This is a predicted structure of a 350-nucleotide part of an RNA (small-subunit ribosomal RNA, central domain) from an uncultured bacterium. The RNAcentral record of the full RNA draws on ENA, Greengenes and SILVA.

Context: one part of a larger RNA
């Protein structure tokens, strides 16, 4: 330098914004850098290939010729790539009008339930389990009624549903705010795709400071079980779970499937929009755009399966893999308060 790959065999970066770079719609003209043709120069020798010759053959040796690739220079070509200039509207963006949504942030507020406190009724049990015991209860528990406090989570709706780039998001109301979809003209005129670094986001657990703590509950303490029981079951219970601010940066961060674009039978649900039809209106019906499921043709696949939401057919860009163990480890570097994270070998061994 090259090959083959990445749903499950090794392999898609957790996700986004975007720098360099790579790639880039349609049309006209110019240039001629890439590209192509051609002349000249260069392309040492050996080697290589062809032919001829010399050692009895061969290896080996000698001679002649040749090609390839690279470079320099002159002339020419202009389809493609590129450069410059101009145009276009199918990509992209914008405006206008409309729509759905647990998208995000802040503030407020509601009811149910648990626990605790006060009071009433009431009396001997309650609780818990496979069975029990620890535990709670005559200082009056459990049960029940009334009142109060506080924290956390939001039953039904709820979906095979919706929104978000991912992580993720669910009572209700208000404020601020991101994105998406649809429609018809209008505006801009390639402004695009991807994206090494970089920057931002990033469940849970964990960390720092302060607050909060109803329930739950690592650790821990008891009771059981058991041969033991540092468990499973039961009674307690602290971090934590919650809030603010600051860190951490991991995951089966999964669709185990990177992003973009185009193309390739259908069938059937569902969420949002539009048009037609219909109508008093809402439905219904047909078509269509966007999303989300199921089944399935061709094709693909080792098979399983995928199948217009591709794992099909193609193009562009990024990331990654290269036998198992050693090892996602050591060392070094960078990051972190720490825990640790990121990057990442080798000996040896099968």
């Nucleotide at each position: 330098c090259u090959g083959g790959g990445c749903g499950u065999a090794a392999a898609g970066g957790g996700c986004g914004u975007g720098u360099a770079g790579g790639c880039g719609g349609u049309u006209u003209g110019c240039c001629a850098a890439g590209u192509c043709c051609u002349g000249g120069g260069u392309g040492a020798a050996a080697u290589c290939u062809g032919c001829c010759g010399g050692c009895u053959c061969a290896a080996c040796c000698g001679g002649c010729a040749g090609g390839g690739g690279u470079c320099c220079u002159g002339g020419g070509a202009u389809a493609c790539u590129g450069g410059c200039a101009g145009g276009c509207u199918a990509g992209g963006g914008g405006a206008a009008g409309g729509c759905a949504g647990a998208g995000g942030a802040g503030g407020g507020u509601g009811g149910a339930a648990u626990u605790c406190c006060c009071g009433g009724u009431g009396u001997a049990g309650c609780g818990g389990u496979g069975a029990a015991a620890u535990g709670c209860g005559u200082a009056g528990a459990u049960a029940u009624c009334g009142g109060g406090a506080g924290g956390a989570a939001c039953a039904c709706c709820a979906g095979u549903g919706g929104c978000g780039a991912a992580g993720g998001c669910g009572g209700c109301c208000c404020u601020c705010u991101g994105g998406g979809c649809c429609u018809u003209u209008c505006c801009u005129g390639a402004c695009g795709c991807u994206g090494a670094g970089a920057c931002g986001c990033g469940a849970a657990a964990g960390c720092g400071u302060g607050g909060g703590u109803a329930g739950c509950a690592a650790a821990c303490c008891g009771g059981a079980u058991u041969a033991g029981a540092u468990a499973c079951c039961c009674g307690g219970g602290u971090a934590g779970u919650c809030c603010a601010c600051g860190c951490c940066c991991u995951a089966a961060a999964c669709g185990g499937u990177g992003g973009a674009u185009g193309c390739u039978a259908g069938g059937u649900g569902u969420g949002g929009g539009g048009a037609g039809u219909a109508u008093c209106g809402a439905c219904c019906c047909u078509c269509u755009c966007c999303g989300u499921g199921c089944c399935g043709u061709a094709g693909c696949u080792a098979a399983c399966g995928c199948u217009u939401u591709a794992a099909g057919c193609a193009u562009c860009c990024c990331g990654c893999c290269u036998g198992g163990g050693g090892a996602g480890u050591a060392c070094g570097g960078c990051c972190g308060c720490a825990a640790g994270g990121c990057u990442a070998a080798a000996a040896c061994u099968c």